């Protein structure tokens, strides 16, 4: 340097053009239950890398950057 794949809550993931006000676990934070932890319920707070373009409508599709990974030499 050429190709090829990723980028969503602290973590891990769903998602495949409108049904999304972005859902699940798990963690964390209240409260309940318990003498106390834990464990079980029940509430809550929390994200689409970044720019631009398509389209009425984009986390999702194009393209350009940044970032990881992989592969080839």
């Nucleotide at each position: 340097g050429g190709c090829c794949c990723c980028a969503u809550c602290g973590u891990c993931u769903a998602g495949u053009g409108g049904c999304c006000u972005a859902g699940g676990a798990c963690a964390c934070c209240a409260g309940a239950u318990u003498c106390u932890c834990a464990u079980u319920c029940u509430g809550g707070g929390a994200a689409c890398c970044a720019g631009g373009a398509u389209u009425c409508g984009a986390a999702u599709u194009c393209c350009u950057g940044u970032g990881g990974g992989g592969u080839c030499a």
Model confidence (mean pLDDT): 81 of 100. Predicted 3D model of a 73-nucleotide RNA (transfer RNA) from Candidatus Levybacteria bacterium CG2_30_37_29. Rfam family: tRNA. About the family: Transfer RNA (tRNA) molecules are approximately 80 nucleotides in length. NCBI's taxonomy places the organism under Bacteria, Bacteria candidate phyla, Candidatus Levyibacteriota.